This is a predicted complex of two RNAs, RNase P RNA and transfer RNA, with 446 nucleotides together. Rfam match: Bacterial RNase P class A. Rfam's curators write: Ribonuclease P (RNase P) is a ubiquitous endoribonuclease, found in archaea, bacteria and eukarya as well as chloroplasts and mitochondria. Rfam classes the family as a ribozyme. Model confidence (mean pLDDT): 77 of 100.
RNA sequence: CAGGCUAGUCAGGCGAUUGCAGGAGAGCAUGCUCUCCUGAGGAAAGUCCGCACUCUAUAGAGUCUGGUGCCGGGUAACUCCCGGGACGGAGCAAUCUGUCGGAUCGGGCCACAGAAACAAACAGCCUAAGGGAGGGGUUUCCUUCCCCGGCGAUGUUGAAAAGGUAGUGUAAGAGACUACCGGCGCAAGUAGCAAUAUUUGCGGCCAGGCAACCCCCACCAAGAGCAAGACCAAGCAGGGAUAAGAGACUGCUCGUCUCAUCUGAGUCCCGGGUAGGUCGCACGAGAUGCUGGGUAACCAGUAUCCUAGACAGAUGAUCGCCCAGGCGCGUGCGCCGGACAAAAUGCGGCUUAUAGACUGGCCUGGGGC
RNA sequence: GGCGGCGUAGCUCAGGUGGCCAGAGCACGCGGUUCAUACCCGCGGAGUCGGGGGUUCGAAGCCCUCCGCCGCCACCA
Numbered sequence: 001c002a003g004g005c006u007a008g009u010c011a012g013g014c015g016a017u018u019g020c021a022g023g024a025g026a027g028c029a030u031g032c033u034c035u036c037c038u039g040a041g042g043a044a045a046g047u048c049c050g051c052a053c054u055c056u057a058u059a060g061a062g063u064c065u066g067g068u069g070c071c072g073g074g075u076a077a078c079u080c081c082c083g084g085g086a087c088g089g090a091g092c093a094a095u096c097u098g099u100c101g102g103a104u105c106g107g108g109c110c111a112c113a114g115a116a117a118c119a120a121a122c123a124g125c126c127u128a129a130g131g132g133a134g135g136g137g138u139u140u141c142c143u144u145c146c147c148c149g150g151c152g153a154u155g156u157u158g159a160a161a162a163g164g165u166a167g168u169g170u171a172a173g174a175g176a177c178u179a180c181c182g183g184c185g186c187a188a189g190u191a192g193c194a195a196u197a198u199u200u201g202c203g204g205c206c207a208g209g210c211a212a213c214c215c216c217c218a219c220c221a222a223g224a225g226c227a228a229g230a231c232c233a234a235g236c237a238g239g240g241a242u243a244a245g246a247g248a249c250u251g252c253u254c255g256u257c258u259c260a261u262c263u264g265a266g267u268c269c270c271g272g273g274u275a276g277g278u279c280g281c282a283c284g285a286g287a288u289g290c291u292g293g294g295u296a297a298c299c300a301g302u303a304u305c306c307u308a309g310a311c312a313g314a315u316g317a318u319c320g321c322c323c324a325g326g327c328g329c330g331u332g333c334g335c336c337g338g339a340c341a342a343a344a345u346g347c348g349g350c351u352u353a354u355a356g357a358c359u360g361g362c363c364u365g366g367g368g369c
Numbered sequence: 370g371g372c373g374g375c376g377u378a379g380c381u382c383a384g385g386u387g388g389c390c391a392g393a394g395c396a397c398g399c400g401g402u403u404c405a406u407a408c409c410c411g412c413g414g415a416g417u418c419g420g421g422g423g424u425u426c427g428a429a430g431c432c433c434u435c436c437g438c439c440g441c442c443a444c445c446a
Stems, first nucleotide, its partner, number of pairs: 001365010012322007020039009041340001045351002048349005053225004060254004065221005070084005085100006101216002106214002108210003122155002124151003130147007163181006182206002184203008229279004238270005245259004272445003286305008323338001325336005370442007379395004388426001397413005419435005
C1' cells in the first nucleotide's frame, strides 16, 4: 500500500425565518396573547420470548397441557448474554459457524427397492450326531438322495444391513477362540466447581435410525392484559333465559372462600345511553463520568443530571453555508441528493430492515529501510 | 395498542396419520354432437402448496423466521 476479519461509535452539522405538542412564568378584556425551556430510534418495527405493574376475595394441591434441555456463571427473569466442553463444517490465516438429556421403561414409524428394516424366517453352505431309501464292492468300506439337524460366513438392494485384519478351529462356519487396531461399558487414580480430559486395569460387551412422533427423566409455568384497572361527570328503558344453586383463570378432581335462595343475587342474551374528564403515565431493574472487583457477561461504590408523554395522535417546512456521496463538462464550477424508518404503560432481550462515515485491534500478500 | 385465526390451480375447497399423492367441482382450451349456439360426451393444460431456513433418507403436513389477509377487545344503567 492492497485485500480481509473483528469489536465498537455515529446516523449529516451550523445559522436564520416560520409552524406544531408539552411544561413553567407574565399580562389583561378569563380565553386569548407574549416570553423562556424541552421535544423519537438503533431498530421506536415484528409482537417472537421474559419481567415489572393491574385485576381476577386468597393465588392453594394434584393431574392434564405447554415450555426448556452439554457444564458453570450473569440477571428481576428468559427460548437471552458471557465463559468453558464434546463432535463437526468454511477459510492460507485472523476468524466465523452448526449440533447437544435418554433409543436396555415401553409403544409407533422406516415409502420404493431388497431375502430381510430388528425379529426370525428365505435363498444358501454342511451332512459331524440320529433315522430312512438306493448304488458299487467279498462283513467293518466308498458313494447318491431325503427327513431330522447344524450354521449365521455369502446374498446385484437401500439413506440405513450382525466391528476390521491375520491366524486357530470346524462337517461347514462364526468373537466360537487368540493377537493387534477401533468402539462401548464398569472400576480406580490424576486435573477440574462441573461438563469433560487423561492414565491404568477389567469385561468379547460389539444388532441400525427417527424423540423439531408419542413417551421417560430433570427443571419451570395460575389466567387475562394499560381497550389491564381506579375515580368523577353526563345520559337512557327496560325485557328475557338460567337454578337451587351460582361464581371465584382454566379441561378435570380436591381444598378454601364469597354471594344468593322468590322484594330473585350472580352469569348469559336482546335492547338502551355516552363517545367527556382526572389518575394509571414518566424518579426509573434511570442516564453519564470516575474508581474498584471479575477472563467476560456483569456487579459494587461514588459524583453529576432529570431527558417526549399525545388521545385522531406534536416532533414539520423554507432559505443560506459547510460535510460525506453521485453525474456532467469548459477542471473549478453547475446539477442531483441524504439509508432503514416515526414513541403510545414501562423495561431487558431476540429477530428482521438499514445509504454510508469514523475509531481500536488482528490476519494474509506485496514493496521500502 | 393488545389478542386470536387463515394462506393449496383463475375461483371455491379437499388432502394435515411425513413416502405410494399434489386432487375434486366450476372456469379455460381442443375434439365430437348440431344448420348454428347452449346442454351433453370425451380428452387435455394449468400449482415456487404465501417466501426463506432447518429436522429427516424423504416435508403441503413437523420446528424456526419473515410476508400478506381477516376477525375480536371501550365505558354506563